About this RNA
This is a predicted structure of a 1493-nucleotide RNA (small-subunit ribosomal RNA) from an uncultured bacterium. Model confidence (mean pLDDT): 83 of 100. RNAcentral holds the sequence, with entries from ENA.
RNA sequence: AGAGUUUGAUCCUGGCUCAGAUUGAACGCUGGCGGAAUGCUUUACACAUGCAAGUCGAACGGCAGCACGGAGAGCUUGCUCUCUGGUGGCGAGUGGCGAACGGGUGAGUAAUAUAUCGGAACGUGUCCAAUAAUGGGGGAUAACGAGUCGAAAGAUUCGCUAAUACCGCAUACGCCCUACGGGGGAAAGCAGGGGAUCGUAAGACCUUGCGUUAAUGGAGCGGCCGAUAUCUGAUUAGCUUGUUGGUGAGGUAAAGGCUCACCAAGGCGACGAUCAGUAGCUGGUUUGAGAGAACGACCAGCCACACUGGAACUGAGACACGGUCCAGACUCCUACGGGAGGCAGCAGUGGGGAAUUUUGGACAAUGGGGGCAACCCUGAUCCAGCCAUUCCGCGUGAGUGAAGAAGGCCUUCGGGUUGUAAAGCUCUUUCGCAAGGGAAGAAAACUUAUGAUCGAAUAAAUCAUGAGGUUGACGGUACCUUGAUAAGAAGCACCGGCUAACUACGUGCCAGCAGCCGCGGUAAUACGUAGGGUGCGAGCGUUAAUCGGAAUUACUGGGCGUAAAGCGUGCGCAGGCGGUUUUGUAAGUCGGAUGUGAAAUCCCCGGGCUCAACCUGGGAACUGCGUUCGAAACUGCAAGGCUAGAGUGUGUCAGAGGGGGGUAGAAUUCCACGUGUAGCAGUGAAAUGCGUAGAGAUGUGGAGGAAUACCAAUGGCGAAGGCAGCCCCCUGGGAUAACACUGACGCUCAUGCACGAAAGCGUGGGGAGCAAACAGGAUUAGAUACCCUGGUAGUCCACGCCCUAAACGAUGUCAACUAGUUGUUGGUAGAGUAAAAUCUAUGAGUAACGUAGCUAACGCGUGAAGUUGACCGCCUGGGGAGUACGGUCGCAAGAUUAAAACUCAAAGGAAUUGACGGGGGUCCGCACAAGCGGUGGAGCAUGUGGUUUAAUUCGAUGAUACGCGAGGAACCUUACCUAGGCUAGAAUGUGAAGGAAUGAUACAGAAAUGGAUCAGUCAGCAAUGACCUGAAACAAGGUGCUGCAUGGCUGUCGUCAGCUCGUGCCGUGAGGUGUUGGGUUAAGUCCCGCAACGAGCGCAACCCCUGCAUUUAGUUGCCAGCACGUAAUGGUGGGAACUCUAAAUGGACUGCCUACGCAAGUAGAGAGGAAGGAGGGGACGACGUCAAGUCAUCAUGGCCCUUACGCCUAGGGCUACACACGUGCUACAAUGGGCGGUACAGAGGGUAGCUACCUGGCAACAGGAUGCCAAUCUCGAAAACCGUUCACAGUUCGGAUUGGGGUCUGCAACUCGACCCUAUGAAGCUGGAAUCGCUAGUAAUCGCGUAUCAGCAAUGACGCGGUGAAUACGUUCCCGGACCUUGUACACACCGCCCGUCAAGCCAUGAAAGUCUGGUAGACCUGAAGCUGGCCGUUAAACCGCCAGUUAGGGUAGAACAGGUAAUUGGGGCUAAGUCGUAACAAGGUAGCCGUA
Repeated sequence: AGAGUUUGAUCCUGGCUCAGAUUGAACGCUGGCGGAAUGCUUUACACAUGCAAGUCGAACGGCAGCACGGAGAGCUUGCUCUCUGGUGGCGAGUGGCGAACGGGUGAGUAAUAUAUCGGAACGUGUCCAAUAAUGGGGGAUAACGAGUCGAAAGAUUCGCUAAUACCGCAUACGCCCUACGGGGGAAAGCAGGGGAUCGUAAGACCUUGCGUUAAUGGAGCGGCCGAUAUCUGAUUAGCUUGUUGGUGAGGUAAAGGCUCACCAAGGCGACGAUCAGUAGCUGGUUUGAGAGAACGACCAGCCACACUGGAACUGAGACACGGUCCAGACUCCUACGGGAGGCAGCAGUGGGGAAUUUUGGACAAUGGGGGCAACCCUGAUCCAGCCAUUCCGCGUGAGUGAAGAAGGCCUUCGGGUUGUAAAGCUCUUUCGCAAGGGAAGAAAACUUAUGAUCGAAUAAAUCAUGAGGUUGACGGUACCUUGAUAAGAAGCACCGGCUAACUACGUGCCAGCAGCCGCGGUAAUACGUAGGGUGCGAGCGUUAAUCGGAAUUACUGGGCGUAAAGCGUGCGCAGGCGGUUUUGUAAGUCGGAUGUGAAAUCCCCGGGCUCAACCUGGGAACUGCGUUCGAAACUGCAAGGCUAGAGUGUGUCAGAGGGGGGUAGAAUUCCACGUGUAGCAGUGAAAUGCGUAGAGAUGUGGAGGAAUACCAAUGGCGAAGGCAGCCCCCUGGGAUAACACUGACGCUCAUGCACGAAAGCGUGGGGAGCAAACAGGAUUAGAUACCCUGGUAGUCCACGCCCUAAACGAUGUCAACUAGUUGUUGGUAGAGUAAAAUCUAUGAGUAACGUAGCUAACGCGUGAAGUUGACCGCCUGGGGAGUACGGUCGCAAGAUUAAAACUCAAAGGAAUUGACGGGGGUCCGCACAAGCGGUGGAGCAUGUGGUUUAAUUCGAUGAUACGCGAGGAACCUUACCUAGGCUAGAAUGUGAAGGAAUGAUACAGAAAUGGAUCAGUCAGCAAUGACCUGAAACAAGGUGCUGCAUGGCUGUCGUCAGCUCGUGCCGUGAGGUGUUGGGUUAAGUCCCGCAACGAGCGCAACCCCUGCAUUUAGUUGCCAGCACGUAAUGGUGGGAACUCUAAAUGGACUGCCUACGCAAGUAGAGAGGAAGGAGGGGACGACGUCAAGUCAUCAUGGCCCUUACGCCUAGGGCUACACACGUGCUACAAUGGGCGGUACAGAGGGUAGCUACCUGGCAACAGGAUGCCAAUCUCGAAAACCGUUCACAGUUCGGAUUGGGGUCUGCAACUCGACCCUAUGAAGCUGGAAUCGCUAGUAAUCGCGUAUCAGCAAUGACGCGGUGAAUACGUUCCCGGACCUUGUACACACCGCCCGUCAAGCCAUGAAAGUCUGGUAGACCUGAAGCUGGCCGUUAAACCGCCAGUUAGGGUAGAACAGGUAAUUGGGGCUAAGUCGUAACAAGGUAGCCGUA
C1' cells in the first nucleotide's frame, strides 16, 4: 500500500466482498511446562447454608458461664458439693465510639448527572494549633428480683440500683440575642505515680496521661450556585400557572418559588423548547497516518441504587445494602390467634443462557473500626484452588548418515516423490521425574541502656540513639545441587482466483462446497478420500462483534449537463457574506507569564524478576479551561469621510411584455334562393356515411364561433409558464448617451408570499372547426388499437379552484478574472453617400466555430461545464417506492412531506469493436428482368422418410442430407438377424517339443469342423535352415460408446475481396489510423489525396489444356512434288514441304490513333493482328464462421466387452410396401416414328484382355481363327444428309407390365443379375400452387468412352467430341454478398432482448369489523406510616387520643400514545423449462417519452 466482482473488451460512477488489528468472548478438533492477568456481557431473576461490624471492664451496676484463691460440708484423703466478686476475666445489660467507611451493582437518570473552569450565602465527629475552664448538687432507669399473658416473636405489672446516662444551681476570657438599657448559655470523670503536710480510714493534696466543656483558627471532607461541553427522532412545533419576576413572611447548615400571602404577566422555543426512544458519566480502551469512529469489562474518580414504592428517626454526617415505620408482591414458621425475611457483600444453589471459577487458607503483610495498651474484629486485603480465556517465555532433541532401504503415492514404466526423512552411529539433558539443601517478603510492638521534654521528682509519659528479642497464610514455595534415560511431550487449518501451497482415485447439476466471483451434468488442481505441499504452532480454525481498508457522509477529504443529485420561476423577513478611507476599542485573533488539567494508562530514558509479559523511579505529554500582561495587521463594534457597487433624475430607442375596449379580411360549417344532374365522400383496397325528398359542383345573400396565411427569421419581449391581424386607452421592465444627485442604501435567502403550460373540478354563458368517451365500417388468428364515417364532454369567455410536466440549456442566483473569428437584433459616436448602401469603434442581447484550461468520455469553452469568491437547494447501490402510515393543503382528482421489512450483486454513464434493423447511400452476382429448356402431373430407375420385419446394419437431415459414404449388396462384401461352432482365439512376431513340405481316398455334417486311411521323407558333412503342427507366455481382437475429448480430411459462406502485422502517430483506455476519402477496377486492381510509411496472407501473375506462328525432330503418323504398283488403299521407293505428333520459343502490353480525364483508366463494329482489353477453360480456396460432417477410410485420449460387444460357418436380410419427398430416365409425337441408302469425331481402354476376318443362329451369342503389351492390331459413332412410308389417332406415338422361349457370367441367378427373341401393349395428349438450370461453342440436342467390375440392376458418376441457338431495356423489386454511414436496452449477437395480466409455491409488509396488552398526563373516590399544625382529657412539658393538611398505595371511567393479534383484503418481492398476447430496444414495424383525464 491494495485486491476480486457489472462488459465481447474499455474508461468512469457505484455498491457488495476480501486481505489487517482487536475481544471479559463462545463453539469444533487437539493439548507438555511455567510466569503474569482476566473470569454472569444473559433474569436489578429467586435464593438453602456459613461467614462479611464490631469494640471498650482504663465510663457503670454487676457476675450467667470459665479459671484461680478463701471458707464450709460429705466422705472411698483426693474427689464431689455448697458458700464467697477476693482475683483473672466476662455472657446479657446501661453508657461511649463505630456502624454514613470499606465491599457490590448499573435498574433508573439526557440533566437534582458527569467533565472542565469559576463562584458565595454554609456545615463539619475524630485530627492539628493556640485560649479559658473542669466548682457544687439532685432525681431516676435498665440489668437484677418477684409475678402475669403468649405456640413463638415478644409484651406487661410491681420492687431495688450505678455511671463519662439524665436534669438543675454557680461561674463566663471569648460566644449568642438585643429596642444598646440589658438579657442568655457549659462541663465528667477515669487510670498511673508520689516526697513533705493533714486525716482512724477511705482519702485529701500534688503531679502525669487520657477524657469532658466553651469559644477561635486550620486541615481534610461535604452541601449549594453559574458558564461551557455531553446520543437519536420535526412522520414530536409550540410548551409553561408556583409557571417568570417583585415585595413581605416562613423554612434551611446555607443562597433561592424551597414554601406561603399579595402584586405584575411574564418565562422557554427553529442556536430545536415540549414530547418520544436509547443510555450511568469520566480518566481511558480498541482501531486509525491523522482527523475521526466505536466502546466505557478489569484499574481509578464521580453519581445512582440496595425485594418494589413511600416516609421520617438517630447522628458531625443517612432519608441509611447486612437500621426503623407503613403499603405491595413473593417465600418461610404457626397451636390459625399471629409472626419472620431481603446475597446488585464473599463462597455457593436453582433458573436463564452460546457462555463465566472454590460453600478454600490467613489476618503474616497493607489498610480500616474500637481500645491507654495488650489485643479483638475485618470474605477489605494478601494468598492458594479451577479454566489454553488472554498475553509472555521454554520444550518436544542435536550432529552424522545414500543401498537415495522398505512401505505409501504418482508415472510417459525410464523413473519421480515422501527423503537425511527413517533405521544405524556419536552426543546433550532445558522442562518433566526422583533425591537432598533452601530463601527474601519482618518492620514494629516488647525488654534494656543513655540523652532530651514535662514535672517537686532519679514516677509516669513522649522523642532520639545503641543492644537484646517474638511473630510467615502462601510453603518446604521460588531458587540451588545431584541422578537416570532421547527417554514422558504436535496438532490444526488450507492448497480455483483474491492468497503461500497439486496430483491420483471416487462421485456425475447427485452427494456436496462457497467470504466474493463461482465449482459439480463421466477426464472436477473448487465436492469426498489419499499421497504430497503451504501457513501457523500448544495451539489452530469457525462464528459473533468493533475500527480499518471506505475519499462509501468527504473538517482534514466528495459531488450535482448525460452516472444518484439545481427547488418550475421570482420577490423577500430572519440568518450568512459584504466596496474604499481615517480614528478609537479590544469581542474574535496572535504572543508572553501563571493556575489548573488526580493517580494509573500511552510515549522516552533508567531499574527489578535468568529474558519477556509484568512491576517500578524519573521525565515528557495530557493538543483543554481559567487568570493576567501585551500587540492592533485582519474580522467585529463605535464614530466620521469617499464614490468605482447599488439607486434616482434628464434625452433618445426597440419590442407577439401585461390588462381592457373596439374593429378587419380570408377560410371552414350552417341556412335561404337560383342554375344543374348522378353521383359525392373516403381508402393500401374498401365499406359505414351523404345523395333523385335533387347531394356534390357553381352563383348570390345571410348567420355564427374560433383562429389570425404571407411578413416570419438558430428574429423580438418577458422571472419562468408564455406572448403574433389592425386601432385606441391604462401599465411593467429593458437598452443607450452625457451630465447631475444620494452615499454601501448591496448579494444570497431556510420558513413565508406571489406567479405558474396542458389536462381536470365548480357556477353561468358560448359552441364554427377539432375531438377523449361512445357508435358504426374496415383490418386481423383476435383488434376493446393503428385507418375511415360520425360524435359528446372539452377546447372559447367570466369568476373561483387545482399547482403538476422531459415546467429542459436535463446546467441555481450574484460578482470578478482569463486568446480570438464569423453572423444577427436593437442603440450610440465617427467616416461615407444627393439620399441610401457600406465601413470603423463601443457597450447590451442572441447564434455558429474555436485557444488555454476542464471533463470518465461525449463535450463545454468571456452567454463556461475554465480560474476564484458569497449564499441557497439537493445526492449517497439497484429494486421495494416517490409507495405505506401519519401530518398539511384540496370540492374531488390528487398534491406535498416521506419510511421500513424483504430481496439482488449488481443497477448505471460515456465511448469501442462487432452483429442486427420491416434505417440510409454506393456496388456486385443467371439475384431479378429479357429469353431458351426443364422439375412439379404419367410410367419406370434410384436415394430418403415412414411403416413393417428375426433383421430390414450404420452414418449423412434447411441452404451445406436425400443417383450422398457406395467408382458397382446374388455368396463374398456385411458391419444386421437366425442357427451351428472356437476361446491366447481368424491375422503378424518370438517360441519348448514334434513332424519334411505336400498329395490322394472316402466318411459324418448345411458348412465351419471332426475323426480316419494311404502315399511322400527336402537342403546341408554337420550345426542348423525353410515349411507344417503346436503346449506356455508376451502380445490379441472389437464397424462397441463419446466427432461435445481429438488429429487428419471435407462441406459451406466463397474465387466473395477481404484478413492482418511492424514501426510511427492519435486516444487515460478498449481501440483507431494505415484499410477511410475522390475516382477506377473482375479485384484492398490501380491512381490521386491524406499521420502515416512499409510489409505479410489473399487478388492478379507464375503452372496445365486450348486458339496463331517459328524452330528442332520425322515413326507406328503424313504425302505436295518425283518414280513404281493395285480392282482399290502412303501399298512400295522416296520425301521432310503440309497435316499431325511433342519439346522449345515468339506473340497481347491499352503498345498505336481519336475523344474524355490530373492520373489510373474508360469509350470507339478504330488501325494492325490468329487472338483486344483477364482471349476461353482448369488447378489453385486468405483470417475465420457453423462445438457443421466423419471415432464406419485411417489415426487417436478416455470409458466399456474378454467362453464375448471377439472369431469361423451356412442360410436369410440390407432388394419388404397403404404412403410422402428429392434426384433422374423414357415419353406424350410429324422439327416426329418406321424402313432403306450414305458421310464425318474426339478422348480413352485392351494379355485372366480387346479381338479383325470366317462360319452358325432372327438375335443375345456360340464355334473357329488372326493381329496387338498398342500414333502400328483392336473396341466404335449418333444426330445430320438423301429417298420412301405413316396423316393427328391413345396412333406404325409411348413403352410399363405380364406369358412363353433362350444367351452369358458365375460353386450358385428362388428370394435377388444383365441381355436376346416372340407375344402382350398400362399410364401418359405438355402437367396446379410453386420451383430449377443456363449469357456462346454456352443452353438445347446427338451419340462415344472410362473407373468400379466374374456378371450387373449405370437411366448414376467422371470425361469426350458432333450439330448448335435466343436474350440481357435495365437495377425499382425478391435472394445472397461487399464497402461507408446511422440507431441499438443485442454480444449465445434478432432463432437476440424483453413487458404485463392470469395460474402455482414461498416470504415479508399495508388496510381491516374487532379484540388484547403496556405504561401514563389529567379527573373523581379512598387513603397507611411519618412529618407539620390545631384541640380535649389536665396546671406545664412529653406520651396517648381526635381533627386538618400533605402523600405512597388501591379503585372507577378513560382521551391520547405504543405494541400484539384477526376473518377478509391490497399491492410488493422471489422461484431452469406453465397460459395469453407482443408494449419497449432498429423508423421495433402507429417514433419514443413526460404531465393529466